[in-house]
Context: one part of a larger RNA
RNA sequence: CAAGGCGUAAGGGGCACGUAGGCGGUGAAUCGGGUUGAAAGUGAAAGUCGCCAAAAACUGGCAAAAUACUCUCGAAACCAAUUCACUUGAGUGAGACAGAGGAGAGUGAAAUUUCGUGUGUAGGGGUAAAAUUCGCAGAUCUACGAAGGAACGCCAAAAGCGAAGGCAGCUCUUUGGGUCCCUACCGAUGCUGGGGUGCGAAAGCAUGGGGAGUGAACAGGAUUAGAUACCCUGGUAGUCCAUGCCGUAAAUGAUGAGUGUUCGCCCUUGGUCUACGUGCAUCAGAGGCCCAGCUAACGCGUGAAACACUUUGCCUGGGGAGUACGGUCGCAAGAUUGAAACUA
Numbered sequence: 001c002a003a004g005g006c007g008u009a010a011g012g013g014g015c016a017c018g019u020a021g022g023c024g025g026u027g028a029a030u031c032g033g034g035u036u037g038a039a040a041g042u043g044a045a046a047g048u049c050g051c052c053a054a055a056a057a058c059u060g061g062c063a064a065a066a067u068a069c070u071c072u073c074g075a076a077a078c079c080a081a082u083u084c085a086c087u088u089g090a091g092u093g094a095g096a097c098a099g100a101g102g103a104g105a106g107u108g109a110a111a112u113u114u115c116g117u118g119u120g121u122a123g124g125g126g127u128a129a130a131a132u133u134c135g136c137a138g139a140u141c142u143a144c145g146a147a148g149g150a151a152c153g154c155c156a157a158a159a160g161c162g163a164a165g166g167c168a169g170c171u172c173u174u175u176g177g178g179u180c181c182c183u184a185c186c187g188a189u190g191c192u193g194g195g196g197u198g199c200g201a202a203a204g205c206a207u208g209g210g211g212a213g214u215g216a217a218c219a220g221g222a223u224u225a226g227a228u229a230c231c232c233u234g235g236u237a238g239u240c241c242a243u244g245c246c247g248u249a250a251a252u253g254a255u256g257a258g259u260g261u262u263c264g265c266c267c268u269u270g271g272u273c274u275a276c277g278u279g280c281a282u283c284a285g286a287g288g289c290c291c292a293g294c295u296a297a298c299g300c301g302u303g304a305a306a307c308a309c310u311u312u313g314c315c316u317g318g319g320g321a322g323u324a325c326g327g328u329c330g331c332a333a334g335a336u337u338g339a340a341a342c343u344a
Stems, first nucleotide, its partner, number of pairs: 003316004007298002012312001014199004021192003025086006033079002035075004040070003048064001050062004089189001091185002095180003101175007108152001113147006123134002160167002204245006213239002218234004256311006264289003268285005273279001293300002318343002326337004
C1' cells in the first nucleotide's frame, strides 16, 4: 500500500481455447439515461470560518461555506441506447503453394547382440597402467544363414512445421493449421480473458506385453589415506508398445497476448510480380549488423527491451521457506494454494 516496475537485480502464468468482465472501426438519424448550462427549492439547530460591538476570551448580532439532493427549462459533442448504411478490422469462397504438423497401418537398409553351421588356433576384452571378465567344453577373427528389439546414417541447413511441449528412413490412408494471389461474398461478426476446460518433455506410478543396445540401484575389479565416486567388467528397474494416471522442468527468447506508427544494409525459406538480368519490386516467415530512441550497464533496435493504446498474470529486503498448518487434486511419489514466530 500508493507508486514504480517484471531480458540479466524481486517479478510473464508451460501453452492454448473460452464464460463472466474490461476495452473496441467509419458515416448518418432518433433519443435524452449518463454528461453539461441556467433558474428555483431544500440543505434544522448546535458546530466551523469571517465581520461588528469598550470586546483577548466568554457573550450577543450579522453574513458565508455547507463541494450535495429534488424539480423546471435548455444543449446534443462524447459515453450508453435504438434504427439505417459502409468496408479498411475479423471471416467465407475461387486459384495456386510449402512443410520432420497430428493419428493409424504397412514396409526397408546399415549396425549391435544372441543362436546355428563351416573354416581356424591361443588368446580375446579392457585401461593412463591393470585387474575383475570371456576362451582348448574351441573364444577373438572370418564366411553364410536365422531370430529379435530399438534407433533412423548421408540428404541436413542460421532450413521447415506446430499454440507450447515437440516433430526426421520410405509408402499408403485419414486429418488440423498456414502463406500468396486477382478478385467475389459477408458486414464489426473484433481483442483480451478472473474462474473453467483441454494439451503438456523427461522421470515416476498402475495393469498387460516386450526386452537388442544402453543402464539408476546393486555386485565385483581398480584408483585412493579413505573412494558408498570419477575409470573398467557385469547388471535389475527403466528406456520400447497398449491403456490409464501424474501435471512438473533452466517448460528459456530467463522477454504474456493483441493492434497501430517509426533510418537503412546483408543473408535465407515459401508465394506473387517481372523488362527474364548475376533483378531493383511486394507479402508472410527464419537469421546477422546497425540510425534514432531506450537501458544501471550489458545490450535491444520494424520479429523492440523504441513510440502509444487495450487487457491479463506477477513483484514489493535477506534467511526462516516454497517450509508448517488447513483446503483441493493424486493409487502413491507428490502437485497446487501458502503463512508466522524468530533472526541478522

Predicted 3D model of a 344-nucleotide part of an RNA (small-subunit ribosomal RNA, central domain) from Ehretia macrophylla. The coordinates come from a structure-prediction model, not an experiment, and the mean pLDDT is 86.